[in-house]
RNA sequence: GGGUUAUUAGCUCAGUGGAUAGAGCACUAGCCUCCGAAGCUAGUGGUCGCAGGUUCAACUCCUGCAUAGCCCA
Numbered sequence: 001g002g003g004u005u006a007u008u009a010g011c012u013c014a015g016u017g018g019a020u021a022g023a024g025c026a027c028u029a030g031c032c033u034c035c036g037a038a039g040c041u042a043g044u045g046g047u048c049g050c051a052g053g054u055u056c057a058a059c060u061c062c063u064g065c066a067u068a069g070c071c072c073a
């Protein structure tokens, strides 16, 4: 340099055009306990990498850029 995959919560990930953006773990609070752990209940937490385009409507489709992984040279 060329090709390809990925980028969504603190972490690991789902979400294949119309949902109020989700799960598990973590975190916070409460219950429980002599105290903790475990368990149960509730809650906090998001510029869906950035910019543009298509569409009535975009996390989702298209283009460019950025970052990371893999392959080729």
Base pairs, nucleotide, nucleotide: 001072002071003070004069005068006067007066010025011024012023013022018056027043028042029041030040031039049065050064051063052062053061
The prediction has a mean pLDDT of 81. The RNA shown here (transfer RNA) has 73 nucleotides and comes from an uncultured Deferribacteraceae bacterium. It matches the Rfam family "tRNA". About the family: Transfer RNA (tRNA) molecules are approximately 80 nucleotides in length.